The RNA shown here (c-di-GMP-I-GGC riboswitch aptamer) has 75 nucleotides and comes from a bacterium.
[in-house]
RNA sequence: AUCGUCAAAGGCAUACCCGUCGCGAGGCGGGGACGCAAAGUCAGGGAUCUCUAUGAGACCGCCCGGCUGCCGACC
Numbered sequence: 001a002u003c004g005u006c007a008a009a010g011g012c013a014u015a016c017c018c019g020u021c022g023c024g025a026g027g028c029g030g031g032g033a034c035g036c037a038a039a040g041u042c043a044g045g046g047a048u049c050u051c052u053a054u055g056a057g058a059c060c061g062c063c064c065g066g067c068u069g070c071c072g073a074c075c
Stems, first nucleotide, its partner, number of pairs: 002073003011036002016031006034061001040067003044064003048058004
């Protein structure tokens, strides 16, 4: 670098509920786990969504991409 989770140590946290912020999409905190080998991070491109709509936002656990990481296999 590539491939992957046999094993080991762990990690994240869908839906839903409660509180809170926001016009809203949704965010944050707690509970909770459907799943995830990058379900870490970045809004760069596309998709989707929202609104006070010729603009301003949300969202990466939708796809692509950048950067980074544990363990293992192989070279």
It matches the Rfam family "c-di-GMP-I-GGC riboswitch aptamer". Clan: c-di-GMP_I riboswitch clan.